A computed fold for a 497-nucleotide part of an RNA from Marinivivus vitaminiproducens, annotated as large-subunit ribosomal RNA, domain I.
Its Rfam family is "Bacterial large subunit ribosomal RNA". Its family is annotated with structural constituent of ribosome and ribosome in the Gene Ontology.
Lineage of the source: Bacteria > Pseudomonadati > Pseudomonadota > Geminicoccales > Marinivivus.
[in-house]
Context: one part of a larger RNA
RNA sequence: GGCAUCUGGUGGAUGCCUUGGUACCGAGAGGCGAUGAAGGACGUGGCACGCUGCGAUAAGCUCAGGGGAGGGGCGAGCACCCUUUGAUCCUGGGAUCUCCGAAUGGGGCAACCCACGGCACAUGUGCCGUACCGUCAGGUGAAUCCAUAGCCUGGCGGGGCGAACCCGGCGAACUGAAACAUCUCAGUAGCCGGAGGAAAGGACAUCAACAGAGACUCCGUCAGUAGCGGCGAGCGAACGCGGACCAGGCCAGUGCCUCGUGAGCAAAGGACCGGAACCGUCUGGAAAGGCGGGCGAGACAGGGUGACAGCCCCGUACGGGUAGAGUGCUCGUGAGGACAUGAGUAGGGCGGGACACGUGAAAUCCUGUCUGAACAUGGGGGGACCACCCUCCAAGCCUAAGUACUCCUCGGUAACCGAUAGUGAACCAGUACCGUGAGGGAAAGGUGAAAAGCACCCCGAUGAGGGGGGUGAAACAGACCCUGAAACCGGAUGCCU
Repeated sequence: GGCAUCUGGUGGAUGCCUUGGUACCGAGAGGCGAUGAAGGACGUGGCACGCUGCGAUAAGCUCAGGGGAGGGGCGAGCACCCUUUGAUCCUGGGAUCUCCGAAUGGGGCAACCCACGGCACAUGUGCCGUACCGUCAGGUGAAUCCAUAGCCUGGCGGGGCGAACCCGGCGAACUGAAACAUCUCAGUAGCCGGAGGAAAGGACAUCAACAGAGACUCCGUCAGUAGCGGCGAGCGAACGCGGACCAGGCCAGUGCCUCGUGAGCAAAGGACCGGAACCGUCUGGAAAGGCGGGCGAGACAGGGUGACAGCCCCGUACGGGUAGAGUGCUCGUGAGGACAUGAGUAGGGCGGGACACGUGAAAUCCUGUCUGAACAUGGGGGGACCACCCUCCAAGCCUAAGUACUCCUCGGUAACCGAUAGUGAACCAGUACCGUGAGGGAAAGGUGAAAAGCACCCCGAUGAGGGGGGUGAAACAGACCCUGAAACCGGAUGCCU
């Protein structure tokens, strides 16, 4: 030095575990905001760094209800307190709620600076008001006589935030066409405006085809059909049929629709309450395990307890439950809205756009521009156009349900993950850290049943670390703590050189 066996160190794979995730289902909720939101800054505890809670009344104040022995959040410790005169805690209502933030008195480098007016106390402080826009009402009032504009005051509303869903406006490119221009991607992404719990649409100037149907929305089918298409790539209906759900109203009024409010009633929900039934023995550190004998079940869902528990604990089935809030119904009351049957409309020319339909034989719908009817004895449509025939009545308004979505709450499910997985995040994570910034973005779980977390002694530097000793079932479970693989590094023994 090599090989072998044994035994360690290092390392953190594997197994087991789960407080966290993922997907979906059911129900609820579907908004918050000038009565100042979302989100923050700074404070706030006897001692207080962070998180949580709260706001100068500051881990809290008050009322009502629940509850019944402990409590002063995570969070132990010291100190000091509270509590059967009912605390802590839970539910509901109220009060307080600094400063920034739409931020709104003016300014500003957010959480700061500086004001004016009124009232009160009276150096100064406290309270209130003072942004802009829209609308209504009142007042005032130019050029310019009347008037109007403008200005002032008051009432009401708006503003900002929010995950997706919805409607509208503007609107790409990569890509595909095996290049590329029409075309496609796609009216997608993106930006902007607006609304609601849904939105949109909606009560036939619709379809159909000589028989008829009867608002709208959504699903299945029709059908990859008819068509459209450098007839390329590709795009792609409708009628009809089967379903889901069903609802129709209004235009000057004793009516209708929408919204609010008062009273009464009802059900659901609701902090929470009640809620059955087990012992002995053996092994063991521990019984829920084995054995023996019982019991409950409208409850053998699930979780916990020193191993695997229907009967130990929490629960579960089932039953009960104030006030308040909210929902529905009835009765009463108040406010608001549309509108007199639809003319610069229908139609036409030109240019575009939407329709599955790319200008095509191109109907239908929308309109930038120029035009421009009829008036039910009328008008539109039936895919150029004409006639006959059929059908409907535009240019006014409203309208549940069936449909879409899930930031959020509760309950549940899983041939979903199990710490390099599952969210980026099981852990104080959108943190640490990186970047001027927009932005990017980690790693990191496990002692034990219980801290019983090693009193005391020894070596050592009043260390680190270790040896005794003690605890414990186990300490090779000792906090770098379950298991503890491999690489890698030692030690002992044997053999070979």